THF (Tetrahydrofolate) riboswitch aptamer from a sheep gut metagenome, 119 nucleotides, folded computationally. Its Rfam family is "THF (Tetrahydrofolate) riboswitch aptamer". Rfam's curators write: Tetrahydrofolate (THF) riboswitch was first reported for Ames et al. as an RNA motif in 5' untranslated (5'-UTR)regions of folate transport and biosynthesis genes in Firmicutes genomes. Its mean pLDDT, the model's own confidence on a scale to 100, is 76. The RNAcentral record of the sequence draws on MGnify.
RNA sequence: GCAGAGUAGGCCACGGAGCGUUAAGUGCCGGGUGAACAGGGAGUUGUCACCCGGACGAAAAGAAGAGCUUUGCCCGAGAGGCAAGUCCUUCUUGCGGUUCCGCAGCCGCAUCCCGCUGC
Numbered sequence: 001g002c003a004g005a006g007u008a009g010g011c012c013a014c015g016g017a018g019c020g021u022u023a024a025g026u027g028c029c030g031g032g033u034g035a036a037c038a039g040g041g042a043g044u045u046g047u048c049a050c051c052c053g054g055a056c057g058a059a060a061a062g063a064a065g066a067g068c069u070u071u072g073c074c075c076g077a078g079a080g081g082c083a084a085g086u087c088c089u090u091c092u093u094g095c096g097g098u099u100c101c102g103c104a105g106c107c108g109c110a111u112c113c114c115g116c117u118g119c
Stems, first nucleotide, its partner, number of pairs: 001119004009107003014102005019096003028054008039114004060093006067086003071083004
């Protein structure tokens, strides 16, 4: 001098367990606070987390059971039956730029100095 390894983190496939579907979450914009950023040091206008504000915005369906009803019908007229409505719980199938965990793959120190491996 040339080449290479390796971080935090990010993206994505799959598996599992959740959350929401009464709209939280995700994504976007602005502000604030904090943290981390290869083996060592420094470190951004980059990354991540949290908080505040703003704009945008959605997919539900079915089954079972309990309760309620100023509703309807039936009747043998009962604290009757059936239906309908409403509400709650559970389950199933969906839906959400959904969360976490596991696992495979890919990307990956803005930049500066030193170091490591090979030539």